[in-house]
This is a predicted structure of a 506-nucleotide part of an RNA (small-subunit ribosomal RNA, 5' domain) from a marine metagenome.
RNAcentral holds the full RNA, with entries from SILVA.
Rfam family: Bacterial small subunit ribosomal RNA. Its family is annotated with ribosome and structural constituent of ribosome in the Gene Ontology.
Context: one part of a larger RNA
RNA sequence: GGACGAACGCUGGCGGCGUGGAUUAGGCAUGCAAGUCGAACGAGAAUCAUGGCUUCGGCUGUGAGGAUAGUGGCGAAAGGGUGAGUAACGCGUAGGUAAUUUGCCUUUGAGUUAAGAAUAACAUACCGAAAGGGAUGCUAAUACUGAAUACGAUCGGGGAGUCUUCGGCCCCCUCGAUGAAAGGUGCAAACCGCUCAAAGAUAAGCCUGCGUCCUAUUAGCUUGUUGGUGAGGUAACGGCUCACCAAGGCGACGAUGGGUAGCUGGUCUGAGAGGAUGGUCAGCCACAUUGGGACUGAGACACUGCCCAAACUCCUACGGGAGGCUGCAGUCGAGAAUAUUUCGCAAUGGGGGAAACCCUGACGAUGCGACGCCGCGUGGAGGAUGAAUGCCUUCGGGUUGUAAACUCCUUUUCUAAGAGACGAAGAUCUGACUGUAUCUUAGGAAUAAGCCCCAGCUAACUACGUGCCAGCAGCUGCGGUAAGACGUAGGGGGCAAGCGUUGUCC
Numbered sequence: 001g002g003a004c005g006a007a008c009g010c011u012g013g014c015g016g017c018g019u020g021g022a023u024u025a026g027g028c029a030u031g032c033a034a035g036u037c038g039a040a041c042g043a044g045a046a047u048c049a050u051g052g053c054u055u056c057g058g059c060u061g062u063g064a065g066g067a068u069a070g071u072g073g074c075g076a077a078a079g080g081g082u083g084a085g086u087a088a089c090g091c092g093u094a095g096g097u098a099a100u101u102u103g104c105c106u107u108u109g110a111g112u113u114a115a116g117a118a119u120a121a122c123a124u125a126c127c128g129a130a131a132g133g134g135a136u137g138c139u140a141a142u143a144c145u146g147a148a149u150a151c152g153a154u155c156g157g158g159g160a161g162u163c164u165u166c167g168g169c170c171c172c173c174u175c176g177a178u179g180a181a182a183g184g185u186g187c188a189a190a191c192c193g194c195u196c197a198a199a200g201a202u203a204a205g206c207c208u209g210c211g212u213c214c215u216a217u218u219a220g221c222u223u224g225u226u227g228g229u230g231a232g233g234u235a236a237c238g239g240c241u242c243a244c245c246a247a248g249g250c251g252a253c254g255a256u257g258g259g260u261a262g263c264u265g266g267u268c269u270g271a272g273a274g275g276a277u278g279g280u281c282a283g284c285c286a287c288a289u290u291g292g293g294a295c296u297g298a299g300a301c302a303c304u305g306c307c308c309a310a311a312c313u314c315c316u317a318c319g320g321g322a323g324g325c326u327g328c329a330g331u332c333g334a335g336a337a338u339a340u341u342u343c344g345c346a347a348u349g350g351g352g353g354a355a356a357c358c359c360u361g362a363c364g365a366u367g368c369g370a371c372g373c374c375g376c377g378u379g380g381a382g383g384a385u386g387a388a389u390g391c392c393u394u395c396g397g398g399u400u401g402u403a404a405a406c407u408c409c410u411u412u413u414c415u416a417a418g419a420g421a422c423g424a425a426g427a428u429c430u431g432a433c434u435g436u437a438u439c440u441u442a443g444g445a446a447u448a449a450g451c452c453c454c455a456g457c458u459a460a461c462u463a464c465g466u467g468c469c470a471g472c473a474g475c476u477g478c479g480g481u482a483a484g485a486c487g488u489a490g491g492g493g494g495c496a497a498g499c500g501u502u503g504u505c506c
Base pairs, nucleotide, nucleotide: 001506002505003504004503006502007501008500009499010498013376014375015374016373017372018371019369020368026332027331028330030329031328032327035074036073037072040071041070047064048063049062050061051060052059053058081287082286083285090212091211092210093209094208095207096206097205100204101203105200106199107198108197109196110195111194112193113147115145116144122137123136124135126133127132153178154177155176156175157174158173159172161170163168183192184191185190213259214258215257220250221249222248225247226246227245228244229243230242231241232240262284263283264282265281266277267276268275269274289310290309291308292307293306312323313322314321315320342365343364344363348362349360350359351358352357379409380408381407382406390399391398392397414443415442416441417440418439419438423433450495451494452493453492454491455476456475457474461490462489463488464487465486471478472477
C1' cells in the first nucleotide's frame, strides 16, 4: 500500500447492486417449510329438488351433489440447512468397469387371456386418563394370490464367428427348462396406463495412476492382518463375511501414533514465482439431539419415516405416553458481533394430476444494518467600503476571506398534485413487488458535513494554559516555566457520507 462475512469510537442526505450468526453441531415457545390424484377403489356428510307418513317436534323414499376420513398410486432419497466428523480414493485431475444398477423420460418390438381369497373404511359393542388398541360382522380396486401364454429375457446342452487384459466378452443357429400383466375416461374414435424385452439419455455404485497441512521431543506397525482354495453375500469386483491352508503385508521415498482441517472451481496479495485463504455463488463429500440398526423402495440405512439404547424437555388419572429448527422467521444463552415471528406463488423451477388446479419459507419480493462496492447531492455565477466577529501582532497591520452579506440563476435532491409501466411466455385471462420505477407540472437555496491529523518519518504553525504534573506515543521519543510533540483556541493539511482505531492476511 492492498484486502475483509469484520468489530469499536465520533458522525450520517439519497439511490443502485451485493452482503449479514465467523462464537455454543448450545437449548428451543409459536406459526409455516410435502403433498397430490375421485379419470385406480368402496362408502358417501352438508346442501338442493321431489314423493309419502305425521302426535306438526319430526321420520322416511328417490334424484342431484360432492365435503371429510380410509384402501391404492406417484412423490416424500429432490429442493433447503450446516461444516461437527473426515488427512480419506474424501476431494481434484486423468482413466477403467470384459465386475455393475438406473423409477419417471425418448425410440423400437411383442403382449395386456382367464380366475380366486381377503382387508381397511363402515357397523356393533369393548379396554385405556391419553397416546392408542385388540374383537366380531360386511365390502371394493390399477391392493393381494394362483393358472394360461412367451417375440425378447434368464438358466442348462450342442455348434459357427469377431474381439481379448487369455480370465473371458459380444453376436448368430438349434434343443430343453423357468418366469408377466390392470385397468380407467369416453357414445365412439382415441387417449392415459399395465407387462416382458432391446437401445438411448439421465443418475449412481465400484476400481486405479498422480496430487492433497504440521510433528521423529511419534520408529517400528499389523492377526481378517497379507495372500491362496472353497463357500456365502452384493446390482457388482473384493477378507465384504466365513471355513481351511500358507506367513505374510506396510515402513526413513516417513509406516504407525499425535495435532489441525471439509475438498475444489475460486478469493486476497504479488511484476511474477510464490504466500495466505476456501464467507457469499457453483461442483463434490459428510452430518441431521448422541450412538446403533434395519425396513420400504429404482434410489435411503432416510433432516420435518420406523425400531432400540442414552441424555434432555413436556403431558399424566403414576399404569404410561410425546418431542427433536445444522429448513424460513423468531426466542433464550454465550459473545466485540451478524437482520422481518413480512408479502406472493405474478415470474423461474420442482411434486402430484388427463386437465382444471392444488402444494412449494425453493424461489420472486419486501423490511432492517454506511457491512461493502459504485453513483449523486449538500448549490452555480457575480460580488472589496477586502464589512463585522474571532485569532495573531513589531500596534503599522496581517489573517479568517469572495468567504459572508447582497444581486442574478438553476432545481439533481426534497415537498405537493397529476399520469403511470416493462417484467405476461406475439389471441384472451393472470403482477406479490406497486400506484413502485419513470414522466409532467408547481414551489422554494430551499431538506443535507463530518472525521482524523499538523516534531521527524508524513502533507499541514502560531498563541494561551500546564510545568517530568496532567498527559501523548506506530518508531525515534515529547513534558522538569518561553512545549510547533500534552490540553484548548485560531489557522492549516488529508479524506469525505464517511473518517479514525483495533484485529487478521499478502